Predicted 3D model of a 346-nucleotide part of an RNA (small-subunit ribosomal RNA, central domain) from an uncultured bacterium. The coordinates come from a structure-prediction model, not an experiment, and the mean pLDDT is 88.
Context: one part of a larger RNA
RNA sequence: UUGGGUUUAAAGGGUGCGUAGGUGGGCUAAUAAGUCAGCGGUGAAAUACCUGAGCUUAACUCGGGAACUGCCGUUGAAACUGUUGGCCUUGAGAGUGAACGAGGUAGGCGGAAUUCGUAGUGUAGCGGUGAAAUGCAUAGAUAUUACGAAGAACCCCGAUAGCGCAGGCAGCUUACCAGGCCACGACUGACACUGAAGCACGAAAGUGUGGGUAUCAAACAGGAUUAGAUACCCUGGUAGUCCACACAGUAAACGAUGAUUACUCGCUGUUUGCGAUAUACAGUAAGCGGCCAAGCGAAAGCGUUAAGUAAUCCACCUGGGGAGUACGCCGGCAACGGUGAAACUC
Numbered sequence: 001u002u003g004g005g006u007u008u009a010a011a012g013g014g015u016g017c018g019u020a021g022g023u024g025g026g027c028u029a030a031u032a033a034g035u036c037a038g039c040g041g042u043g044a045a046a047u048a049c050c051u052g053a054g055c056u057u058a059a060c061u062c063g064g065g066a067a068c069u070g071c072c073g074u075u076g077a078a079a080c081u082g083u084u085g086g087c088c089u090u091g092a093g094a095g096u097g098a099a100c101g102a103g104g105u106a107g108g109c110g111g112a113a114u115u116c117g118u119a120g121u122g123u124a125g126c127g128g129u130g131a132a133a134u135g136c137a138u139a140g141a142u143a144u145u146a147c148g149a150a151g152a153a154c155c156c157c158g159a160u161a162g163c164g165c166a167g168g169c170a171g172c173u174u175a176c177c178a179g180g181c182c183a184c185g186a187c188u189g190a191c192a193c194u195g196a197a198g199c200a201c202g203a204a205a206g207u208g209u210g211g212g213u214a215u216c217a218a219a220c221a222g223g224a225u226u227a228g229a230u231a232c233c234c235u236g237g238u239a240g241u242c243c244a245c246a247c248a249g250u251a252a253a254c255g256a257u258g259a260u261u262a263c264u265c266g267c268u269g270u271u272u273g274c275g276a277u278a279u280a281c282a283g284u285a286a287g288c289g290g291c292c293a294a295g296c297g298a299a300a301g302c303g304u305u306a307a308g309u310a311a312u313c314c315a316c317c318u319g320g321g322g323a324g325u326a327c328g329c330c331g332g333c334a335a336c337g338g339u340g341a342a343a344c345u346c
Stems, first nucleotide, its partner, number of pairs: 004317003007300002012314001014201004021194003025088007033081002035077008049065006091191001092188002095184003100179001103177007110154001114150008125136002162169002206247006216240001220236004258313006266291009295302002319346003328339004
C1' cells in the first nucleotide's frame, strides 16, 4: 500500500455552526465530458513470456508469435454519472393553531439552617475522639429565649421524570429571548447530508482587576496516632468557594458508542401532543426507560434510542515502554494548552 478496524483489546474530535471539498429525491427533453463499442495511428529495439532453430547439451545466440492492459484521432451508442432546460412533492424549509419543559439572560421577593452581634434566663463545664489532647469557658462559655446583621445554598414535591448541541439546568415570581414536538396541509420547490480549515460555546480547578466573605476548606499551624506520620482522626485556618468583567480551553468533557438517511418480530412502564361523547380500552407522533425475536458479537452483551442490514461524509487506530516526553512552531499574563518525534529497550 491493498485491506481490516474504532462500547470494554490501539482507535469517535468535548459540543455546535459552517467555508472549500465529497455525496445527493421523482418524471422528462437535449447534450455527449465521464462511460461503452467499432476502426485507424502510435505504444523503438533488447529483456521477460509462448513456440521453433543453431553451437554434442545447457548457459548463450537466432527466427516467429503474442503481449505492451497505455495514449491520440475518428465513427457510433445513450442506460448510468455529469452538464443544460422544463415539470413534480414525498426530503428540507417557511406558515397557522394548541400544548410542553430545573432551556437561557436580567430584575424582584421568601422561609429554614449556619455563623456573628446585642440583650435576658442560667452555672460549670462545653467541644471533640477508638481513646484523648490542642481549642473554647467564671472577663460567664455550652444550652435556651428575643431582636438584629451577613453571605451562601434552596428541605419536602423529586421520579426508573423533564429541558438543553454539549458543558449543564431545581425556592417563588416578573420581563425579555430561544427551542423542539404535535395537528392542519393554504406556500417555496431538492433549497439537502456531511464537513478539512475557520468561528463560537465549553464542568471543576486555575489566572488578572475590582468587590464580597456566612459556610466549607488546598496551603499552613497546633493536638493526637505511629518506629517515623511531611498522612488518615481532631482543633483552628488563608487562597479559593460567591459576584462583575476579562483570560484560560482542559476532564472517566462517558452511552468510554461521530453525524445523517432508509430498512428489520414483539411485550411492558412512562412524558407531552393528536384523534375519540368518554375518566375505560385500544390507536397514532415525538421523546425517556426495562425485557426480548431475527441478526450481530471474542465474550460481556447490543437488539426500531443497534453494537443488526445498507448508503454518504468527517474524525481516528496500526505491539508495550520511552511519551503525550524532547525539539521546533502556534496560542497564553502565567499555569499551561495545541501540534508531536527519535535513539534505546522488551